Background:
The prediction has a mean pLDDT of 86. A computed fold for a 328-nucleotide part of an RNA from Lambia antarctica, annotated as large-subunit ribosomal RNA, domain IV. NCBI's taxonomy places the organism under Eukaryota, Viridiplantae, Ulvophyceae, Bryopsidaceae, Lambia. A source record names the gene rrl.
Context: one part of a larger RNA
RNA sequence: CUCUCUCUAAGGAACUCGGCAAAAUAGCUCCGUAACUUCGGGAGAAGGAGUACCCUUUUUUUAAGGGUGGCAGUAAAGAGACCCAGGCGACUGUUUACCAAAAACACAGGUCUCCGCAAAGUCGUAAGACAACGUAUGGGGGCUGACGCCUGCCCAGUGCCGGAAGGUUAAGUAAAUUAGUUAUUCUUUUGAAAAAGCUAAUGAAUCAAGCCCCGGUGAACGGCGGCCGUAACUCUGACGGUCCUAAGGUAGCGAAAUUCCUUGUCGCGUAAGUUGUGACCCGCACGAAAGGCGUAACGAUCUGGGUACUGUCUCAGAGAGAGGCUCG
Repeated sequence: CUCUCUCUAAGGAACUCGGCAAAAUAGCUCCGUAACUUCGGGAGAAGGAGUACCCUUUUUUUAAGGGUGGCAGUAAAGAGACCCAGGCGACUGUUUACCAAAAACACAGGUCUCCGCAAAGUCGUAAGACAACGUAUGGGGGCUGACGCCUGCCCAGUGCCGGAAGGUUAAGUAAAUUAGUUAUUCUUUUGAAAAAGCUAAUGAAUCAAGCCCCGGUGAACGGCGGCCGUAACUCUGACGGUCCUAAGGUAGCGAAAUUCCUUGUCGCGUAAGUUGUGACCCGCACGAAAGGCGUAACGAUCUGGGUACUGUCUCAGAGAGAGGCUCG
């Protein structure tokens, strides 16, 4: 010097990104216990007092009274620190075996949709299997995520569902036409014409779904404006005009896990606060099941404050053990 411990004057978070680490709290009995609340909780809230041994009374415990000794009685060891406020997630649970335990996943609940059973869906080329030895109070899929109050407008685009009048439209069928072939006929040899049949080409007509078309549908994918003027100081603009749109963001919330400008402005908290909290609202770029806003309880969650406590620090010191180093 390093590691693991023990103790420390005065101060007590001044340390630090941050009380990280350490200290502190601790059992049992009694007293006492707030806001809030889903009336269950919160709660071991908080905060106090007692605690050993002997004797007596009662009935063994407790309880009461009396007594004894100690610095000290859960006498050693082991055994909650607590409070206030806010964010997120309701909760118990699950997760990156070996850097992340969380606000992520799941969840009960909500809702949409598919499926009538030889079900939908999934695996398999198939046989077949699961679903299910189940049957819509069931099974599959999507989204949301307890509970409370709610969930606005837009169907123009895309998707899905329904419709069938019209347009478009495949293979197939195929009228007709054309060509080839040739019985036959004509022609001076040569050659020409040519029915039926067969073959080939073109092909009117017929013809399904789909698409176009017509409707519906947002807890389907999604979307939810601009400019100008206006009130008897000023400011603001309930009001008006105009352009565009499918419709122009409702309730609630809001510098927010979202706010760039920004340490916005004001209040609280501090002597001093880029954090925190309560408001304001000019929301760069919240917003209603990719849910909105609240919410008791819960959390090895995150953020801020406080009490207690301490070598975290002012600022170091001493000690024990182990290692290292030196000598041997």